[in-house]
About this RNA: c-di-GMP-I riboswitch aptamer from uncultured Chthonomonas sp., 87 nucleotides, folded computationally. The model forms 90% of the base pairs in the Rfam consensus. The sequence was found by an Rfam model in a public genome assembly.

RNA sequence: CAAGCGAAAUGGCAAACCGCGCCGAAAGGACGGGACGCAAAGCCACGGGUCUAAUGCGGUCAUCGCAAAGACAGCCGGGCUACCGAA
Numbered sequence: 001c002a003a004g005c006g007a008a009a010u011g012g013c014a015a016a017c018c019g020c021g022c023c024g025a026a027a028g029g030a031c032g033g034g035a036c037g038c039a040a041a042g043c044c045a046c047g048g049g050u051c052u053a054a055u056g057c058g059g060u061c062a063u064c065g066c067a068a069a070g071a072c073a074g075c076c077g078g079g080c081u082a083c084c085g086a087a
Base pairs, nucleotide, nucleotide: 005085006084012038013037017033018032019031022029023028036074042080043079044078046077047076048075049072050071051070055067056066057065058064
C1' cells in the first nucleotide's frame, strides 16, 4: 500500500409508527418527527424475486383476467464507489 476483516474513536444512515394544504392512478416516494436495526442501510433495476396496473389487450350486466414501460437497493445475487485502522 492492497485485499480481506470489524476492535476503538469521530461521525453517518434510519424500520415500524405518527404527522403532512407535498408528488403519484396505484405500488411507492418527498419532507418533519421517531429509532428497529445497519460497516456500505452509499450508488446502479444487470439476473432472480416481490408489489402495483394508469395504459394496453381480453372479458362481464357488474366486480374481473393478463401484461411493466411504474416501484422496492432495509429480499437475495452481481457491479461501482467510500471514512477509520486495533487484532